[in-house]
RNA sequence: AGAUAGAGGUUGCGUGAUCCAUCAGUAGCUUUUCGGAUGUGGCAGGCACAGAGGAAGAAAAGGGAAAGGGGAGAACGCCGAAAGAGGAGAGAGGCCUGCGGCUCAAGUCUUGGGCAUACGGUUAAGAGCCGCAUGACUGUCAUCUCUAAAAGGAUGGGGCGCUAUCU
Numbered sequence: 001a002g003a004u005a006g007a008g009g010u011u012g013c014g015u016g017a018u019c020c021a022u023c024a025g026u027a028g029c030u031u032u033u034c035g036g037a038u039g040u041g042g043c044a045g046g047c048a049c050a051g052a053g054g055a056a057g058a059a060a061a062g063g064g065a066a067a068g069g070g071g072a073g074a075a076c077g078c079c080g081a082a083a084g085a086g087g088a089g090a091g092a093g094g095c096c097u098g099c100g101g102c103u104c105a106a107g108u109c110u111u112g113g114g115c116a117u118a119c120g121g122u123u124a125a126g127a128g129c130c131g132c133a134u135g136a137c138u139g140u141c142a143u144c145u146c147u148a149a150a151a152g153g154a155u156g157g158g159g160c161g162c163u164a165u166c167u
Base pairs, nucleotide, nucleotide: 001167002166003165004164005163006162009079012078013077014076015075018072019071020070029062030061031060032059033058034057038050039049040048041047042099043098044097045096046095082111083110084109085108089104090103091102112138113137115135116134117133119131120130121129122128140157141156142155143154144153145152
């Protein structure tokens, strides 16, 4: 230097059938009353459609969701597991074109791990998650120390690390 195997654990990491709450008595729908000319297709342009046989909007009554996000979790894949930043590029959908939004994502950069607290972000959310700082903890190695030897103590490093075996 290479190959193979392995360890870390206050839920180790990721995926996840299924179930549950939240979203929400919200959106949209129906009816009635008021209203009186606009409204809908994300935005712009075009185009199309609804509308004085009453648009937008408001109120009341009736009936009333879903997605995204979250919790539990059979099972599965694993130990740079993975997460975050940023993003060449690719794709799907739409009335058309452009933009935006959605999905996937190479190379690059950051982070050893989980926890608590503060702040910031995301969010419907005082949920959850993410970022950052601080704190103690934990694993590992190096140096010093202590010990008969172990165990222990102090300081420091970063996963490009650490352990074992083979070449």